The prediction has a mean pLDDT of 83. The part of an RNA shown here (small-subunit ribosomal RNA, 5' domain) has 519 nucleotides and comes from a Candidatus Nomurabacteria bacterium.

[in-house]
Context: one part of a larger RNA
RNA sequence: GGAUGAAUGCUGGCGGCGUGGAUAAGGCAUGCAAGUCGAACGAAUCUUCUUUUUCUGGAGAAUGAGAUUACAUCAAGUUCAAAGGUCGUUGAAGAUUAGUGGCGAACGAGGUAGUAACACGUGGGUACGUCCCCUUAAGUCAUGAACAACUCACCGAAAGGUGAGCUAAUACAUGAUGGUCCCGAAAGGGUAAAGUUUUAACGCUUAAGGAACGGCCUGCGAAGUAUCAGCUAGUUGGUAAGGUAAUGGCUUACCAAGGCUAUGACGCUUAGGGGAGGUGAGAGCCUGACCCCCACCGAUGGGACUGAGACACGGCCCAUACACCUACGGGUGGCUGCAGUCGAGAAUCUUCCGCAAUGGGCGAAAGCCUGACGGAGCGACGCCGCGUGAUUGAUGAAGUCCCUCUGGGACGUAAAGAUCUUUUAUGAGGGAAGAAGUUUAUUGACGGUACCUCAUGAAUAAGGAGCUCCUAAUCUCGUGCCAGCAGGAGCGGUAAUACGAGAGCUCCAAGCAUUAUCC
Numbered sequence: 001g002g003a004u005g006a007a008u009g010c011u012g013g014c015g016g017c018g019u020g021g022a023u024a025a026g027g028c029a030u031g032c033a034a035g036u037c038g039a040a041c042g043a044a045u046c047u048u049c050u051u052u053u054u055c056u057g058g059a060g061a062a063u064g065a066g067a068u069u070a071c072a073u074c075a076a077g078u079u080c081a082a083a084g085g086u087c088g089u090u091g092a093a094g095a096u097u098a099g100u101g102g103c104g105a106a107c108g109a110g111g112u113a114g115u116a117a118c119a120c121g122u123g124g125g126u127a128c129g130u131c132c133c134c135u136u137a138a139g140u141c142a143u144g145a146a147c148a149a150c151u152c153a154c155c156g157a158a159a160g161g162u163g164a165g166c167u168a169a170u171a172c173a174u175g176a177u178g179g180u181c182c183c184g185a186a187a188g189g190g191u192a193a194a195g196u197u198u199u200a201a202c203g204c205u206u207a208a209g210g211a212a213c214g215g216c217c218u219g220c221g222a223a224g225u226a227u228c229a230g231c232u233a234g235u236u237g238g239u240a241a242g243g244u245a246a247u248g249g250c251u252u253a254c255c256a257a258g259g260c261u262a263u264g265a266c267g268c269u270u271a272g273g274g275g276a277g278g279u280g281a282g283a284g285c286c287u288g289a290c291c292c293c294c295a296c297c298g299a300u301g302g303g304a305c306u307g308a309g310a311c312a313c314g315g316c317c318c319a320u321a322c323a324c325c326u327a328c329g330g331g332u333g334g335c336u337g338c339a340g341u342c343g344a345g346a347a348u349c350u351u352c353c354g355c356a357a358u359g360g361g362c363g364a365a366a367g368c369c370u371g372a373c374g375g376a377g378c379g380a381c382g383c384c385g386c387g388u389g390a391u392u393g394a395u396g397a398a399g400u401c402c403c404u405c406u407g408g409g410a411c412g413u414a415a416a417g418a419u420c421u422u423u424u425a426u427g428a429g430g431g432a433a434g435a436a437g438u439u440u441a442u443u444g445a446c447g448g449u450a451c452c453u454c455a456u457g458a459a460u461a462a463g464g465a466g467c468u469c470c471u472a473a474u475c476u477c478g479u480g481c482c483a484g485c486a487g488g489a490g491c492g493g494u495a496a497u498a499c500g501a502g503a504g505c506u507c508c509a510a511g512c513a514u515u516a517u518c519c
Stems, first nucleotide, its partner, number of pairs: 001519004006515005013386006019379002026342003030339003035103003040100002043097007052088001055085002060080004066074002110297003120221007128214003133210008141175004150165006181190003195202002223269003230260003235257008272294004276287004299320005322333004350376001352375003358372001359370004389420004399411005425456006434446001463508005468489003474503005484491002
């Protein structure tokens, strides 16, 4: 000099783009973060229409005791009866959903605890797997038994559970057929499917290939320590078997006695690795925040289940610690998701808006979900940009400071005053792109934001550190080895340009200094 995920002190106008729990992988209240499909299925509820029925309802029609009678009129009562309402019933359509079923939940999001290792980087290899997607070929026949939901009964404070009965399916099961599938030398044997709505699609099964992704093996690279020198019994190899998608001591039995090590085994300490970042002319040295790739982890330790894929952050089981509820019998939980809270700390943000865009899941689609993401908020934490006015103005005013003191010098064109401008600020008017979807139409959280135009008025806006030398910039007063300064040299003991204050000056500037760390 440069740099930082910084912190501290003083100060602080605006905007854009970034960035923000580095410590306790310490504990967590609350809300949200993974659902979706009724075009797989039965059922329940609601709405509309329809069928028939119960109870009402009573427009209107007929008759009419009687009253009055010239005609007309009034009228108790009796009979029939539409619309509408209501209880149930038949069928149809639409909507909603708890449940069965399918797909997803193994992605995305977070963290760096562990790991010195084929974990990572790079280059090879193969004994393997693959949901969804693409291509090609073939098939999709027959039948059955259940279990939820529901109903009834019961237990429990709750969480939840038990028994009996009914039922559907793309759920489950059995049989058939079958191929370029599997076993086998052959003969032969074995193994599949599911429908939906409707006339066109979406599915389902089998086989082969592709795409992309993954598993496994391996050469090389890459921390410290010898005040760690010997380590090893499934250990090293073989045979056989088991296991796996697959190779292999991966596991087991038997056999042999091997294997590693001063080119550092084994142990201990530290640590996620890389792309990259900082610095430097480079070689190098240091670092591994944000972003991307890979690995690992999900309170701690262990285990498997389901599945194409997990030994699974918001799944299950066991143990442990902690916390919560309880009727004391028993239950419940896991923010290293987004916000937020306590704690510890020098120290790190809103319990915000939206699915409009991009992407993901499900769905034929409409669409639903999405704290991914897009945005806004907070913090000078960083970088960049802009502003805090410009021109003129000398009685060189007052005031302060200094001096060789009737006077002179500095602050200083500085101020006042005059003329001008309006970036910015405020107000008013207009107002986007981001939007694409087969066409038309519709669709914007940000946001009445950016931007444009007009108006008002210098109006709303400057500090911090330093001034002996290194090192740009000095005088006066106070203090008197005191108080103090300090990165180094050093300064201060009565004329201190080094302490404290004032004035002036220097440097940087919405920042400036200090501390910490790296080159």
Rfam family: Bacterial small subunit ribosomal RNA. Lineage of the source: Bacteria > Bacteria candidate phyla > Candidatus Nomuraibacteriota. The sequence was found in a public genome assembly.